[in-house]
Context: one part of a larger RNA
């Protein structure tokens, strides 16, 4: 890892509900008695509908798309019974159904669909491994170092000191056996080894080391202590048993079809990985006409978007007046006090803001009426009653809270994913189109039409030279401020055949070197004025330049030239601004349009729409039936679907019943043929060698792909 076998909502009681049957104010049991025929009260006790309105079916009558009588059942009011209360009033009840059985739903208690724990309890077994302690026994080379004591010289008045031998202590020192294990963070790492192998390294006459015996046992021992170690197991050893502990966690849970189809919220919980109770799904039954999400008017309510503030409250730009008052500052003055700036307040011109600002004020939204519209007697909307599931949610847009921000939080509205396939989007739960019943054909939607790749190398007009681009937007990057004599377009102004603008030749003077300053100022450090004359024109000088002059230059005029020139503002399109880590992306190739604006035709594209045919579900009439049901004809609409409710089958084994097949060949097992929406069915041939099939009923240890599932086997 593969096959095969096995493998999960069972069974008992009680209770609720529903179907069926059986009796029926009674059921049921052998009886005791048990439910049901009355409640209400905590007791003590007291003790219920012969009433009235409305109406559906059905009957019944009529002028028959209906109206009327009547009216089970149904709904309503009264009124009753208790129980509280002074009382009003309020609570449970009442105008009679039950009960046995049985089969299915649920809930409870028992293992309770199934598998899985760390853990607690009790009773055994261990100290051959280690941790300590007794007993009794065995080991420890070779040097080194030289402690006290001794002797002997010297010294010395003694005490003593010194020197030099001798001596041989030490939980000394380098070592070997022996004992440990410090770095190599070496080697090994399915190893020699569940801790070993190299080299290095510590101890090595002592708190040593090390055989045999022995003693201490699980909340208990041993500990030179780290929760060490008590047999490869220790913050409580291993085995049996309680036991199928418990487990709101986890992970499984086995046939098929058909109808409907959520939740991820609200309240409570030592709640927050759960439960309850409501919402919200789903079947069943009652009941018998109204309901609802829109569209228009009309008549009300509302203060948000935005918009304003000499309309308020508050915030705030800059000047001005202004009678009065005087926070503060600074100056003169000996003081008083004066003046200057400046603050309050009124005014008056500007500029500007608010969620808790509003003099205003929409889109919308809310509410009643009407009036269409849709939905409903094929039964809506309500009502009762059984059964869930669900309380981890997410994205988008649009509004907002929180936060620099977040594939961030946290609210609200619509939707969308969950639980929705299919088509665009290069690929993408949730964006854009769009709700899948089976087949066929067809026409469109989003998006596309050069090639990969189904359709245009489709028309007109323009714009860009940047491969900018080939991106509806997002996720998965955008491309600010700030620039550009890049080029396109529009607008408004000046100038121009009395010739512009740009060049190119030519003048550009005089008074004057204007006065002041100044060591000089002569157009050109500076300060002040800025006249007058010739003239086509020429500044008391644009800018260089000189120490001051001088020199080039401009303005301004003429002449040549011959047509447009020249300032602003505005918009398209492109450009600079422009960084991320292996090479790398418009999806690619590629493109100059196959980009990019505008306007048009065509065509391609989906399970969407239309057509045919054909299933199925709801349903209606019809016929037949004692009823269930069953046939037959017809109309409308429906058929995606988690967790989930509900219906309805199909296969296995076993019995019962009835027909049946099998040695002229059963089951089973290979391979084929038909077939039904499906589980499945049926038939042929081989094989096999004795059993087996169907119809109707019962009954269940009843379906496997999973559970690190369990057993074999390969």
């Nucleotide at each position: 890892u593969g096959c095969a076998g096995g493998g999960a909502g069972u069974u008992a009681g009680c209770a609720c509900c529903u179907a069926u049957g059986g009796u029926g104010a009674g059921g049921c049991g052998a009886a005791a008695g048990c439910c049901a025929u009355a409640g209400g009260g905590a007791a003590a006790c007291c003790a219920a509908u012969a009433a009235c309105c409305c109406g559906c079916a059905g009957c019944g009558u009529c002028u028959u798309u209906g109206a009327c009588g009547u009216a089970a059942g149904g709904g309503g009011u009264g009124a009753a019974g208790u129980c509280u209360g002074a009382a009003a009033g309020g609570g449970c009840u009442u105008u009679u159904a039950a009960u046995c059985a049985u089969a299915g739903g649920u809930g409870u208690u028992a293992u309770a669909c199934c598998g899985g724990a760390a853990g607690c309890c009790c009773g055994g077994c261990g100290a051959u491994c280690u941790a300590u302690g007794c007993g009794u026994g065995g080991a420890c080379u070779a040097g080194g170092u030289g402690a006290a004591g001794u002797c002997g010289g010297u010294c010395a008045u003694c005490a003593g000191a010194u020197c030099g031998a001798u001596g041989g202590a030490g939980g000394c020192c380098u070592u070997a056996a022996g004992a440990g294990u410090u770095g190599c963070u070496g080697a090994g790492u399915u190893a020699c080894a569940a801790g070993u192998c190299g080299c290095u390294c510590u101890c090595g006459u002592g708190a040593u080391c090390u055989g045999c015996g022995u003693a201490u046992a699980g909340g208990g021992g041993u500990g030179a202590a780290a929760g060490u170690c008590c047999a490869a197991u220790c913050g409580a050893g291993c085995u049996g048993g309680g036991c199928a502990a418990u487990a709101g966690c986890c992970g499984g849970u086995u046939c098929c079809u058909u109808c409907u189809g959520a939740g991820a919220c609200a309240u409570c919980c030592c709640g927050a990985a759960g439960g309850a109770u409501g919402a919200c799904c789903u079947u069943a039954c009652c009941c018998g006409a109204g309901g609802u999400a829109g569209a228009c008017a009309a008549a009300g309510g509302g203060g948000u978007a935005g918009a304003g503030c000499a309309a308020c409250u508050g915030a705030u730009u800059a000047g001005g007046a202004g009678a009065u008052u005087c926070a503060g500052a600074g100056a003169a003055g000996a003081g008083a006090u004066u003046c200057u700036c400046g603050a309050a307040c009124u005014c008056c011109u500007u500029g500007c803001c608010a969620a808790a600002c509003u003099c205003c004020g929409a889109a919308c939204c809310c509410u009643u009426u009407g009036c269409c519209a849709c939905c409903g007697u094929a039964g809506a909307a309500g009502g009762u009653a059984g059964g869930a599931g669900u309380c981890g949610g997410g994205g988008u847009a649009c509004c907002g809270g929180g936060g620099u921000a977040a594939c961030c939080u946290u609210g609200g509205u619509a939707u969308c994913c969950g639980a929705a396939a299919g088509g665009g989007g290069a690929a993408c739960a949730a964006c854009c189109c769009a709700a899948a019943c089976u087949u066929a054909g067809g026409u469109u939607a989003a998006g596309g039409u050069c090639c990969c790749u189904a359709a245009g190398u489709g028309u007109u007009g323009g714009c860009u030279a940047a491969g900018u681009g080939u991106u509806a937007a997002a996720g998965g990057g955008u491309g600010a401020a700030a620039g550009g004599c890049g080029u396109c377009u529009g607008c408004c102004g000046c100038c121009a055949a009395a010739g512009a603008c740009a060049g190119u030749g030519g003048g550009g003077a005089g008074g004057u070197a204007u006065g002041c300053u100044u060591a000089g100022a002569a157009g050109c450090a500076g300060c002040a004025a800025a006249c007058c004359u010739u003239c086509a024109a020429a500044a008391a000088g644009u800018g260089c330049g000189u120490a001051a002059c001088a020199g080039c230059u401009u303005a301004c005029c003429c002449a040549c030239c011959g047509a447009g020139g020249u300032a602003g503002c505005a918009g398209g399109c492109c450009c600079u601004g422009a960084a991320a880590a292996u090479g790398g992306a418009c999806g690619g190739g590629a493109c100059u349009a196959a980009g990019c604006c505008a306007a048009c035709c065509a065509c391609c594209g989906a399970u969407a729409c239309c057509u045919a045919a054909g299933a199925a579900u709801u349903u209606u009439u019809c016929g037949u039936u004692a009823g269930c049901g069953c046939g037959a004809a017809g109309a409308a609409a429906u058929u995606a679907g988690u967790a989930a409710g509900a219906a309805g089958g199909c296969g296995u084994c076993c019995a019962g019943u009835a027909a049946g097949g099998g040695u002229a060949g059963a089951a089973g097992c290979u391979g084929g043929g038909u077939u039904u929406u499906a589980a499945g069915a049926u038939c042929c041939a081989g094989u096999g060698g004795a059993c087996u099939u169907u119809u109707c009923u019962g009954g269940a240890a009843u379906g496997a792909a999973a559970a690190u599932c369990c057993u074999g086997c390969a």
Large-subunit ribosomal RNA, domain II from Candidatus Diapherotrites archaeon LH_S9, 714 nucleotides, folded computationally. Taxonomically the source falls in Candidatus Iainarchaeota (Archaea, Nanobdellati). Rfam family: Archaeal large subunit ribosomal RNA.